[in-house]
Molecule: transfer RNA
Organism: marine eukaryotic metagenome
RNA sequence: GUGGGGUAGCUCAGUUGGUGAGAGCGGCGGAUUCAUAACCCGCAGGUCGGGGGUUCAAAUCCCCCCUCCACC
Numbered sequence: 001g002u003g004g005g006g007u008a009g010c011u012c013a014g015u016u017g018g019u020g021a022g023a024g025c026g027g028c029g030g031a032u033u034c035a036u037a038a039c040c041c042g043c044a045g046g047u048c049g050g051g052g053g054u055u056c057a058a059a060u061c062c063c064c065c066c067u068c069c070a071c072c
Stems, first nucleotide, its partner, number of pairs: 001071006009025004018056001027043004049065005
């Protein structure tokens, strides 16, 4: 310099900007069991890396910055 990534504690999804930001695992509570695990039900947990811009509306588009990976 080029390309890709940063979204819940972890791994990630999120289509051409528009429904109340999601899944699995994990955590907590409940149910079940003699008890534990598994299975089942419920709940909590997010400045969508930071700042600015465009727009009625931005995780999504544009600009700058930080950071990680790969390549030259």